[in-house]
Predicted 3D model of a 93-nucleotide RNA (Glycine riboswitch aptamer) from a Clostridia bacterium. The prediction has a mean pLDDT of 83. It matches the Rfam family "Glycine riboswitch aptamer". Rfam links the family to the GO term glycine biosynthetic process. Lineage of the source: Bacteria > Bacillati > Bacillota > Clostridia.
RNA sequence: ACGGAUCUCUGGAGAGACUCGCCAGUCGAGCACCGAAGGAGCAACCCGGGACCUGCCCGGGGAAUCUCUCAGGUAAAGGGGACAGAGGGCUGC
Numbered sequence: 001a002c003g004g005a006u007c008u009c010u011g012g013a014g015a016g017a018c019u020c021g022c023c024a025g026u027c028g029a030g031c032a033c034c035g036a037a038g039g040a041g042c043a044a045c046c047c048g049g050g051a052c053c054u055g056c057c058c059g060g061g062g063a064a065u066c067u068c069u070c071a072g073g074u075a076a077a078g079g080g081g082a083c084a085g086a087g088g089g090c091u092g093c
Base pairs, nucleotide, nucleotide: 002092003091004090006088007087008086009085010084011083016031018030019029020028021027032074033073034072038070039068040067041066045061046060047059048058049057050056
């Protein structure tokens, strides 16, 4: 230098200012929605086994900003926020 995890600062989307209840609180229930905390699922391909003159079956591994919507979120503000930029130390080689 490059890689890994992390700290600080900065940027950072989407979706109901929904309806009802009352012990009036970021409370409870309901319906509608969002996907970029987290979580879950899968392709090509690789491996193993069983068949098989044929491109099959079973199992395992296998990505995401794709899919799901459990969780979380849905006026502004605040907070969170994948990801990105700048800086710092730690660490691998």